[in-house]
RNA sequence: AACCAUCCUGCGGGAGAGCGUGGCCAUGGUAAAUGCGGUGGCCGCCGCCGAAGGCGCAACAUGCCCGGAAUCGCUCAGGCAAAAGGACCACAGGAGGGGG
Numbered sequence: 001a002a003c004c005a006u007c008c009u010g011c012g013g014g015a016g017a018g019c020g021u022g023g024c025c026a027u028g029g030u031a032a033a034u035g036c037g038g039u040g041g042c043c044g045c046c047g048c049c050g051a052a053g054g055c056g057c058a059a060c061a062u063g064c065c066c067g068g069a070a071u072c073g074c075u076c077a078g079g080c081a082a083a084a085g086g087a088c089c090a091c092a093g094g095a096g097g098g099g100g
Base pairs, nucleotide, nucleotide: 003098004097006095007094008093009092010091012089013088018046020045021044022043023042024041025040026039027038029036030035047080048079049078053076054074055073056072060067
């Protein structure tokens, strides 16, 4: 030096589940009309997902307590058209460590 683990940055890939429903607000369309229907936001209700985050646990270890993993479980948070987000993976570069 190669190579390996960790972290950061860039870039690409990246699943699941109601574009549910009621009310209020905003916006703009149509019209003879206090009507009709579109989009967005907030609050509530029911159903659902699990791959931000969070929480829980086995083996193991200990005299005991503490400790102790996840793509497993729970769903507080988050999410259920698109967008955004997204565990994790690929590639490139960097940091510092192992290695030699």
Record summary: This is a predicted structure of a 100-nucleotide RNA (Glycine riboswitch aptamer) from a Gammaproteobacteria bacterium. Lineage of the source: Bacteria > Pseudomonadati > Pseudomonadota > Gammaproteobacteria.